[in-house]
C1' cells in the first nucleotide's frame, strides 16, 4: 500500500427493508424474614435464593438509495486478520 471481517444498553450477543430485543448485571417492590449464618449479648445488627415490575440505546461517524435503513450503497474512524 491492497484485501477481508467486526462495531447494537454497563458486559456478552440477537434482529437479512416495516414499533430495536434476550441473557447477565443494575434499581424498586413482594416473600423467605427481622428469619439463617456471623457479629453481638438481652438494646440489637442482618442476608442470599425466588417472583413481579422498572430504568438504561440518536444501532461507530458522515452522506446516499428508499414511503420507510440496525439491515442496502459510498467515504471515514477504531479493532482484529490476511497478502506484498
Nucleotide at each position: 500500500g491492497c484485501c477481508c471481517u467486526a462495531a447494537u444498553g454497563g458486559c456478552u450477543c440477537a434482529a437479512u427493508g416495516g414499533u430495536a430485543g434476550a441473557g447477565c448485571g443494575c434499581g424498586u417492590c413482594a416473600c423467605u424474614a427481622g428469619u439463617a449464618a456471623g457479629c453481638a449479648u438481652u438494646g440489637g445488627u442482618g442476608a442470599a435464593a425466588u417472583g413481579a415490575c422498572g430504568a438504561g440505546g440518536u444501532u461507530c461517524u458522515u452522506g446516499g438509495u428508499u414511503c420507510g435503513a440496525u439491515u442496502c450503497c459510498a467515504a471515514g474512524u477504531u479493532a482484529g486478520g490476511g497478502c506484498a
Record summary
The RNA shown here (transfer RNA) has 84 nucleotides and comes from Heterodermia speciosa. Its mean pLDDT, the model's own confidence on a scale to 100, is 83. It matches the Rfam family "tRNA". The family's RNA type in Rfam is transfer RNA. The RNAcentral record of the sequence draws on ENA and Rfam.